[in-house]
RNA sequence: CUUUGAUAAAGGCAAAUCCAGCCAAAGCUGGAGGCGUAAAGCCACGGGUCCUCGCUUCCUCCGCGACGUUCGAGCGCCACGAAGGACCCCAAGAUCGCCGGGCUGCCGCA
Numbered sequence: 001c002u003u004u005g006a007u008a009a010a011g012g013c014a015a016a017u018c019c020a021g022c023c024a025a026a027g028c029u030g031g032a033g034g035c036g037u038a039a040a041g042c043c044a045c046g047g048g049u050c051c052u053c054g055c056u057u058c059c060u061c062c063g064c065g066a067c068g069u070u071c072g073a074g075c076g077c078c079a080c081g082a083a084g085g086a087c088c089c090c091a092a093g094a095u096c097g098c099c100g101g102g103c104u105g106c107c108g109c110a
Stems, first nucleotide, its partner, number of pairs: 003110001004108002012037002017032006035097001041103003045100003048095003052091001054090001057086004062081002065078001067076003
């Protein structure tokens, strides 16, 4: 220096959950906590996954107007406005403790 990770040593990080805060959400930050972890250190470069304030489309309902139909009630259809719901793609965001990749790093049984 390159591999490598031991029933090593010294340490490090910190899952779920709870509390406080940020946020549309995923998620993030701090405290407690400790599932685990040889890079569970850093980087969103490639892939995967997650979210939806945005965008597109559709549906429901209310209001209003036009047209057609009916003796009439009503029904059908189109446009506009408001509210709610659903979904695909794109986009943006998130995730490095999902995988790969890049950079850096403690120790030494072998």
c-di-GMP-I riboswitch aptamer from a Woeseiaceae bacterium, 110 nucleotides, folded computationally. Its mean pLDDT, the model's own confidence on a scale to 100, is 80. The source organism's lineage runs through Bacteria, Pseudomonadota, Gammaproteobacteria, Woeseiales and Woeseiaceae. The model forms 94% of the base pairs in the Rfam consensus. It was read from a public genome assembly, where an Rfam model found it.